[in-house]
Molecule: c-di-GMP-I riboswitch aptamer
Organism: Nitrospirota bacterium
This record gives sequence, structure tokens and C1' cells, in this order.
RNA sequence: UUUCCGAAAAGGUAAACCCCGAGUAAUCGGGGGGCACAAAGCCACGGGUCCGUUAAAGAACAUUUCUUAAACGGAUAGUCGGGCUGCCGAA
Repeated sequence: UUUCCGAAAAGGUAAACCCCGAGUAAUCGGGGGGCACAAAGCCACGGGUCCGUUAAAGAACAUUUCUUAAACGGAUAGUCGGGCUGCCGAA
């Protein structure tokens, strides 16, 4: 110095919920709040989940409703994996 690892120290972020705002929605931004987090910093690459548009098929109390669901668009990084970067240095 680097990797693994996570004691201590210095800090950091900020769940649910409440208020304001944006959005059809999922959700996001700001303020309060504090559940938790060694990457809970960033990235939508793969899987998952959620939202919107929705052909087709099936079912029913029937001309509408419900279920499944291709495709397209969006969201989620505090859902999992992956990539990039990073504070400290005990065993």
C1' cells in the first nucleotide's frame, strides 16, 4: 500500500408516520421524525415487485364486470444479484 474483516473513534444516511408540493398512478422532492443501515453512496445491466396503456382468451348475476396475460412505457438501488467509487484501521 492492497484484499478480507468490522472492535474503537470521527462522522454520515434517514424507515414508518405527519405537513407542503409534483405526478393519472406507482412514486418522487422539501420540512419534521427516527426504524434501521459498514456502503441504506451512485448506476435500471439481469431477476423480482409495483403503476399506466392494453390486443386476445376464459368465467359470470351479462352487453357490463371479473380473472389470466403478450407487448410498450414508467417506478423501485432501504427487494436480490451485478458494476463503479469511498471514511477509519483493533483482533